[in-house]
RNA sequence: AGAGUUUGAUCAUGGCUCAGGAUGAACGCUAGCGGCAGGCCUAAUACAUGCAAGUCGAGCGGCAAGUUGGGUAGUAAUACUUAACCUAGAGCGGCGCACGGGUGCGUAACGCGUAUGCAACCUACCUUUUACUGGGGGAUAGCCCGGAGAAAUCUGGAUUAAUACCCCAUGGUACCUAGAGGUCGAAUGACUUUUAGUUUAAAGAUUUAUCGGUAAGAGAUGGGCAUGCGUCUGAUUAGCUAGUUGGGGGGGUAACGGCCCACCAAGGCGACGAUCAGUAGGGGUUCUGAGAGGAAGGUCCCCCACACUGGCACUGAGAUACGGGCCAGACUCCUACGGGAGGCAGCAGUAGGGAAUAUUGGGCAAUGGUCGCAAGACUGACCCAGCCAUGCCGCGUGCAGGAAGACGGCCCUCUGGGUUGUAAACUGCUUUUAUCUGGGAAGAAAAAGUCCAUGCGUGGAAAAUUGCCGGUACCAGAUGAAUAAGCACCGGCUAACUCCGUGCCAGCAGCCGCGGUAAUACGGAGGGUGCAAGCGUUGUCCGGAUUUAUUGGGUUUAAAGGGUGCGUAGGCGGCUGAAUAAGUCAGCGGUGAAAGACUUCGGCUUAACCGGAGCAGUGCCGUUGAUACUGUUUGGCUUGAGUGUUGGAGGGGUACAUGGAAUUGAUGGUGUAGCGGUGAAAUGCAUAGAUACCAUCAGGAACACCGAUAGCGAAGGCAUUGUACUGGCCAACAACUGACGCUGAGGCACGAAAGUGUGGGGAUCGAACAGGAUUAGAUACCCUGGUAGUCCACACUGUAAACGAUGAUUACUCGCUGUUAUGGUGAAUGCUGUAGCGGCCAAGCGAAAGCGUUAAGUAAUCCACCUGGGGAGUACGCCGGCAACGGUGAAACUCAAAGGAAUUGACGGGGGUCCGCACAAGCGGUGGAGCAUGUGGUUUAAUUCGAUGAUACGCGAGGAACCUUACCUGGGCUAGAAUGUGAAGGAAUGAUUUAGAGAUAGAUCAGUCAGCAAUGACCUGAAACAAGGUGCUGCAUGGCUGUCGUCAGCUCGUGCCGUGAGGUGUUGGGUUAAGUCCCGCAACGAGCGCAACCCCUAUGUUUAGUUGCCAGCAAGUAAAGUUGGGGACUCUAGACAGACUGCCUGCGCAAGCAGAGAGGAAGGAGGGGACGACGUCAAGUCAUCAUGGCCCUUACGCCCAGGGCGACACACGUGCUACAAUGGCGCAUACAGCGGGUCGCAAGCCGGUAACGGUAAGCCAACCUCUAAAAGUGCGUCUCAGUUCGGAUUGAGGUCUGCAACUCGACCUCAUGAAGCUGGAAUCGCUAGUAAUCGCGCAUCAGCCAUGGCGCGGUGAAUACGUUCCCGGACCUUGUACACACCGCCCGUCAAGCCAUGGAAGUCGGGUAGACCUGAAGGCGGUAACCGUGAGGAGCCGUUUAGGGUAGAACCGGUAACUGGGGCUAAGUCGUAACAAGGUAGCCGUACCGGAAGGUGCGGCUGGAUCACCUCCUU
Repeated sequence: AGAGUUUGAUCAUGGCUCAGGAUGAACGCUAGCGGCAGGCCUAAUACAUGCAAGUCGAGCGGCAAGUUGGGUAGUAAUACUUAACCUAGAGCGGCGCACGGGUGCGUAACGCGUAUGCAACCUACCUUUUACUGGGGGAUAGCCCGGAGAAAUCUGGAUUAAUACCCCAUGGUACCUAGAGGUCGAAUGACUUUUAGUUUAAAGAUUUAUCGGUAAGAGAUGGGCAUGCGUCUGAUUAGCUAGUUGGGGGGGUAACGGCCCACCAAGGCGACGAUCAGUAGGGGUUCUGAGAGGAAGGUCCCCCACACUGGCACUGAGAUACGGGCCAGACUCCUACGGGAGGCAGCAGUAGGGAAUAUUGGGCAAUGGUCGCAAGACUGACCCAGCCAUGCCGCGUGCAGGAAGACGGCCCUCUGGGUUGUAAACUGCUUUUAUCUGGGAAGAAAAAGUCCAUGCGUGGAAAAUUGCCGGUACCAGAUGAAUAAGCACCGGCUAACUCCGUGCCAGCAGCCGCGGUAAUACGGAGGGUGCAAGCGUUGUCCGGAUUUAUUGGGUUUAAAGGGUGCGUAGGCGGCUGAAUAAGUCAGCGGUGAAAGACUUCGGCUUAACCGGAGCAGUGCCGUUGAUACUGUUUGGCUUGAGUGUUGGAGGGGUACAUGGAAUUGAUGGUGUAGCGGUGAAAUGCAUAGAUACCAUCAGGAACACCGAUAGCGAAGGCAUUGUACUGGCCAACAACUGACGCUGAGGCACGAAAGUGUGGGGAUCGAACAGGAUUAGAUACCCUGGUAGUCCACACUGUAAACGAUGAUUACUCGCUGUUAUGGUGAAUGCUGUAGCGGCCAAGCGAAAGCGUUAAGUAAUCCACCUGGGGAGUACGCCGGCAACGGUGAAACUCAAAGGAAUUGACGGGGGUCCGCACAAGCGGUGGAGCAUGUGGUUUAAUUCGAUGAUACGCGAGGAACCUUACCUGGGCUAGAAUGUGAAGGAAUGAUUUAGAGAUAGAUCAGUCAGCAAUGACCUGAAACAAGGUGCUGCAUGGCUGUCGUCAGCUCGUGCCGUGAGGUGUUGGGUUAAGUCCCGCAACGAGCGCAACCCCUAUGUUUAGUUGCCAGCAAGUAAAGUUGGGGACUCUAGACAGACUGCCUGCGCAAGCAGAGAGGAAGGAGGGGACGACGUCAAGUCAUCAUGGCCCUUACGCCCAGGGCGACACACGUGCUACAAUGGCGCAUACAGCGGGUCGCAAGCCGGUAACGGUAAGCCAACCUCUAAAAGUGCGUCUCAGUUCGGAUUGAGGUCUGCAACUCGACCUCAUGAAGCUGGAAUCGCUAGUAAUCGCGCAUCAGCCAUGGCGCGGUGAAUACGUUCCCGGACCUUGUACACACCGCCCGUCAAGCCAUGGAAGUCGGGUAGACCUGAAGGCGGUAACCGUGAGGAGCCGUUUAGGGUAGAACCGGUAACUGGGGCUAAGUCGUAACAAGGUAGCCGUACCGGAAGGUGCGGCUGGAUCACCUCCUU
């Protein structure tokens, strides 16, 4: 000090979360020791038991036990009695019990803190000073004798003492009354001197040392009272108050005081927050933080309050009294039922509550307290011990060597390596700790007593005694590595990684998020990281959070400027004098307790801990100064502000008049069949005469042109014209006032549209409503009507995207330009002012977009507002309103985002440009029929599997009868069907045969290898090792492939721009098939693509001529390159040439384009092929192959027979053949090319109608052969018909292949002769040697279901105006709420589940106040009867008051039938509102309507796209 998380990525805003520290903690796992500290945070709940306050015999009466003495009885022990001593228990009296200890209920207060004051006070014990201490009296407790009662206790009688009580005396500087002086104070007044009068004192004990008593003064200590300042939250608490505020008088108190009382006055408090409600003891301090702050108030210290709850007084120096009293109440206990007793928030302890907090311990040895002369007693204060890792601190669990880098574990690319790991074993060493043995503290100094000194206090000396802790701490010795390590974590944040298991399951999770078969995120293991006797988790607080911002934030668009003005309080305020000294600053003084913190020194072995000293304590008070600034008072000034004079512009406002055009209606006329309306229609109007045209009349509303990003106004807003009244503004002048100013919480006023009330008015338009359309529906968009309203007057309402989404005021900070009003400059299109309204830009600012003298810049003052999204501008409460509603304005709950600007894409029923058989123009098809083939579906034992929009469907398959074959049924095998190693055996091998469907199992015969041998080849083959799988995952993969697309794109380096994502380059202007090329340009270059290089084809040259060719020469045949020969030609196949816009003309800067141009075989890429950028579709393929992982192993492997893949109501795709005359049939006849061939192609000849059979030349091929090309051509026939078209289907007979044609082959012959007469919606291909049409070949292959596929040649067209539209694509631009990218996103009702919440008849509870009734104890007041000689008391009466009761109202909370909306949830239902022009632009306010989103009306906004125009600006 930061980090994670919104996005495809970015910046900023903004919330959530984490890392740190702390804790009176709790929980989980674990645990060796010690020191120091801490330990009911909850029930101020209830308490059994014990202890926690007594002491004094030197105050008193008195006396048990005991000791000593005497007496009596007894031998004695002993018993009884008496005296003295001694004093237990009880009693009177004194002091103490008001301290110490506990708790935090109450209290928002002079309670606490701090600083003052008391001229308004008290103070026992203590210190000091002065004076005194004389005399007398009557009681009473106890004790004794009775009584009542269960008890507690009460009571009668007799008798007794005191330092108890009373009386008299003596008094003073005490108190009171009256009077006379002096000094002081801000005042009331205080102090002091003096005179007279009045009223009050005392106690003794004794060991003779002393200790007491009374009065008064002073001090000290402790208290009481008063005051300034500070001290939580809520305004959805705004008014509160009758003893209330004050007065003089009285009472009361220690004392002031409405503290109390009577009377008088009517005050007092409050927006600087009264009152009310909620919460809470306060402080020193503690935690955190850089600090400012924030949070807390446990232990320790100070203060306060309380003592079962409430009230009350008594005693006393002191209490309204924790372990005292009285009364009332609740509760518990005892009881003989009549009455009594009690108060742990003292120390232990118990129950209960709770996540949770200890022993019914020891001791008064120390410190302190009370009493006492003292010894001493008492002391759960205190000092110690016990329990608890609750915290802090310290120590240990060993150290060194040791590599065969052991075993084991784990991992891997697995004969091996890595890691655990010098770790272990092993060797040596040490002994803190542990165990045992021995020694052994400090804390203790005294007091008392003795001695000495001293006049008294007192001081000194020596000796003795006293320890709970504790035989503890500590020390020494012995033994022996011996007794001692865990917890959390390992996806990122955040240090630390692999394997296995699991398979959106189980689970994890602080946030983001992991888990759906290869999980570093779950669980286990190995390894690692962190901390360590602890480690994690949970809770809480501060921090990080500048996320409440004083330090230190914001408000155009992210949350946030009030709709606008006037103005009260308040805040702030121009220039210049003087005074003052409140703020401010400085010096000094007081205080700021101790402890704590900090610094330093010291004591425990160290530390924690403890002790000493110092500093600090930012504060408050006093005092003395300073006077710049602020304030206050008092002068002056003119520049702020205002007034005045002159002039001016304007839809500023109000009222009353006024004009023309238009709409509508009415009347009359002309006139006839339609009008109107729409995308198209219909409703509607019209022969009862509409629409149209003309004339006249009526009425209401709005004001064309001018008219303009022009004007005016505070905003809303304002427009015909005129008049009246009226507000503001501007310019010029500088005459007047002299700071009169700015802002403005509350307040008051104004405030579009819609809406409301009353009364008018009502032409148009027009929510609602009605009808017609559209539509799946259409409560809409469109159309026809139409009410409220729209208009006026008066009165309400008070809201808008009331916007510049930008508060008001003042000052300052470059420029250019347009315009409105008005000045100056003699004239000026120029220059220069002031006040407005616009545009562009500098600096600067800003997250950016942008703003930029009209600031969103730089500063100042004041006001308003914001603090994550949703819930919600909702609920409740209050205020306002006639209502509609407006203002103010939450919480529970829920999410990890919501939102802003900009970027790159993608998309748009946005725009622009361009391309493509994309459309159009054409030709031919498909879709209808039959058949072939593939697919779906169905069926089946099986119909094996895959491919599924384009990009599956004559596809994998370029050949399913067996095989193939993966499927099914059945029969078999298990190291297996194949291959290798291989003991052993045998030559190999061939033939025959049995069973069986076969696999298989067996039988017989023949055969007896090579080599001298070792051995080798081959066959069989046990065990074993390596098998095998067309089983799964193409979403783990390689390879290969399809598609966008042969589309023209996709990127990089450096530079530059931008905070950044990113941009630029690659955009622009041209051009091209092309990101092809040219020009321009903050870009300059480059790469992958394009093109070219490669192949075929079109022309020529050259080389070479066999099997090809044959012009000339020769031979030869029926004919024939048949032969000799030839290379001329064709052809073959090698090399080369050729085409490049090279030339010309035109256009053009160029690139390039055009031309029926020239030349040329070919012309602008000549035609065709191969070739497929970055990437997309988790596209296809684990069944071609390869391969990770998983799965099967007498089977999911292997062998065999048979079956199936060929099924068949149907549906679809791709084809073939047709429907005929451009044809069918018959006869005759012409011309190819690519290819194939020895398990082959086969001529020829013979047989057969034929398929084919037989025989047999040639050919391993430019040689022989397949091989007949067909359409074509010639001749003939058929004559428009289900035919001489068409050939399906079926019957019969054959041929061939093959082990075998039943399921299930092809072909041939004869016979049969189905549908079909050109095909609905829709849809496909093709732009030239193409379509169409015709045949030929090949692969696979025994054969073939081939009409398929791949090639070959023959014949050989039509059309393209053109780019509006459909589809696909490219580039630029624009909008976006999309980024899984429009097959996107997303809204509301309804239905279901869960959650919190509002209303609510009622019901339950709580605190508080007032009214009325009653009213204990006690206080106060009064009082004749009773008691007492009296003082006085009892009793009674009044008053006050706790408590109780009655009734009503308000407030707060719980619960609740029913009900309202809200949030969340998986894939539910209905629609499609929003985001693109979202398909009717959206949104705001308001009103009405509708299942729902929503629709419509009125006014407003741009936070609307597109096109066009205007204005302005830039260049």